Predicted 3D model of a 73-nucleotide RNA (transfer RNA) from a Candidatus Helarchaeota archaeon. Its mean pLDDT, the model's own confidence on a scale to 100, is 80. The RNAcentral record of the sequence draws on ENA. It matches the Rfam family "tRNA". It is annotated as a transfer RNA. About the family: Transfer RNA (tRNA) molecules are approximately 80 nucleotides in length.
RNA sequence: GCGAUUAUAGUCUAGUGGUCUAGGACUGGAGGUUCCCAUCCUUCAAACCCGGGUUCAAAUCCCGGUAAUCGCA
Numbered sequence: 001g002c003g004a005u006u007a008u009a010g011u012c013u014a015g016u017g018g019u020c021u022a023g024g025a026c027u028g029g030a031g032g033u034u035c036c037c038a039u040c041c042u043u044c045a046a047a048c049c050c051g052g053g054u055u056c057a058a059a060u061c062c063c064g065g066u067a068a069u070c071g072c073a
Stems, first nucleotide, its partner, number of pairs: 001072007010026004018056001028044005049065005
């Protein structure tokens, strides 16, 4: 330099155009339970890498950029 794949809460992950306010787990806050801790229960907080395009509608499709991994040179 060329090609392929990937990018979603602090962490891991589901989601192949519309049912809803992006779902689940861990973590964190508050409360309950307990003599206390742990366990368990309830509740809350927290995310679509960036820019543009297509579409009535985009996390999802297309283009470019950035980053990571792999391959080729």